The RNA shown here (Glycine riboswitch aptamer) has 81 nucleotides and comes from uncultured Succiniclasticum sp.
The model forms 90% of the base pairs in the Rfam consensus.
NCBI's taxonomy places the organism under Bacteria, Bacillati, Negativicutes, Acidaminococcales, Succiniclasticum.
Its mean pLDDT, the model's own confidence on a scale to 100, is 76.
RNA sequence: CAACUCUGGAGAUACCCAUUCAGUUGGGAGCCGAAGGGGCAAGGAUUACUUCUAAUCUCUCAGGCAAAAGGACAGGGUCGG
Numbered sequence: 001c002a003a004c005u006c007u008g009g010a011g012a013u014a015c016c017c018a019u020u021c022a023g024u025u026g027g028g029a030g031c032c033g034a035a036g037g038g039g040c041a042a043g044g045a046u047u048a049c050u051u052c053u054a055a056u057c058u059c060u061c062a063g064g065c066a067a068a069a070g071g072a073c074a075g076g077g078u079c080g081g
């Protein structure tokens, strides 16, 4: 450093109407930023005309707004280089 695995892990309506065995399906209004994706370029590398890379910033396309699931990121374990 890669893969697998364990633990922790935020935000925001259990909203309205219709429908369904069922958050099942469709429509409407509001909201969130931490899968993914887009934008800017703080920063980093190269270099001197620049080029490359790039955030937890930003957009909200996708996703999400009780629990469950998911979840950037952090720590532990196994295995390989």
Stems, first nucleotide, its partner, number of pairs: 001080001003078006013029001015028004030065003036061001037059003043053003